[in-house]
RNA sequence: GGGCAGUUAGCUCAGCUGGGAGAGCAUCUCCCUUACAAGGAGGAGGUCGCAGGUUCAAUCCCUGCACUGCCCA
Numbered sequence: 001g002g003g004c005a006g007u008u009a010g011c012u013c014a015g016c017u018g019g020g021a022g023a024g025c026a027u028c029u030c031c032c033u034u035a036c037a038a039g040g041a042g043g044a045g046g047u048c049g050c051a052g053g054u055u056c057a058a059u060c061c062c063u064g065c066a067c068u069g070c071c072c073a
Stems, first nucleotide, its partner, number of pairs: 001072007010025004019056001027043005049065005
């Protein structure tokens, strides 16, 4: 330098064919317990990497850039 995959909550990841942003774990509150753990109920937590474009509408489509991993040179 070229190619491929990825970037979504604190962590690991879903999100199918463009219209609701989600799960598990962690965290907080309550219940249960003498207490802790386990278990049950509930809550909070997000610029969907960044910038543009298309569209009535973008995590999703297009372009550029950044970062991570792998391959080629």
Predicted 3D model of a 73-nucleotide RNA (transfer RNA) from Candidatus Proruminimicrobium quisquiliarum. Rfam family: tRNA. By type it is a transfer RNA. Its mean pLDDT, the model's own confidence on a scale to 100, is 82. The sequence was found in a public genome assembly. The organism belongs to Candidatus Proruminimicrobium, within Bacteria.